[in-house]
RNA sequence: AAAAGGCAAACCUAUCGAAAGGUAGGGACGCAAAGCCAUAGGGCCUUUCGCAAGAAUGGCAGCCUGGCCACCGAA
Numbered sequence: 001a002a003a004a005g006g007c008a009a010a011c012c013u014a015u016c017g018a019a020a021g022g023u024a025g026g027g028a029c030g031c032a033a034a035g036c037c038a039u040a041g042g043g044c045c046u047u048u049c050g051c052a053a054g055a056a057u058g059g060c061a062g063c064c065u066g067g068c069c070a071c072c073g074a075a
Stems, first nucleotide, its partner, number of pairs: 006031002011026006029062001035068003040065003043060003047056003
């Protein structure tokens, strides 16, 4: 290469949350790390405080970088 297998956006339903958003089921736009880490850096989002600058808070790993671990793999 190929094949097997994997994950699952939007949306819908249920449920948790003040929210961002999470979880479960359905569903597939995509993904070769769309596996894990938010107590690694940046970014974005929520809420609170603040005149503002900003601070705190919770969240996003399917925004980028980084760390850890990892399936198949012909000639």
Background
The RNA shown here (c-di-GMP-I riboswitch aptamer) has 75 nucleotides and comes from Paenibacillus agri. The RNAcentral record of the sequence draws on Rfam.